[in-house]
RNA sequence: GCCGGAGUGGCGGAAUGGCAGACGCGCUAGACUCAAAAUCUGGUGUCAGUGAUGGCGUGAGGGUUCGAGUCCCUCCUCCGGUA
Numbered sequence: 001g002c003c004g005g006a007g008u009g010g011c012g013g014a015a016u017g018g019c020a021g022a023c024g025c026g027c028u029a030g031a032c033u034c035a036a037a038a039u040c041u042g043g044u045g046u047c048a049g050u051g052a053u054g055g056c057g058u059g060a061g062g063g064u065u066c067g068a069g070u071c072c073c074u075c076c077u078c079c080g081g082u083a
Base pairs, nucleotide, nucleotide: 001082002081003080004079005078006077007076010025011024012023018066026044027043028042029041030040031039045056046055047054048053059075060074061073062072063071
């Protein structure tokens, strides 16, 4: 250089073009306990707002589409193959 694969919350990881982040771990609050562990229940991206609520958010930028994590193009990073 060429070919192929991957990139999604704090971490792992799911999602057929149609509720973005299931599920697990972690963290946190509560229950239980004399106390703790275990177990159970709730919460847990970001910005604006007193709040109700709204905007943004799948490596970056652009495109297609009523609608994109998913399809197309360029770029970045990582992994594998090849000369």
This is a predicted structure of an 83-nucleotide RNA (transfer RNA) from an uncultured bacterium.
Its Rfam family is "tRNA".
The sequence was found in a public genome assembly.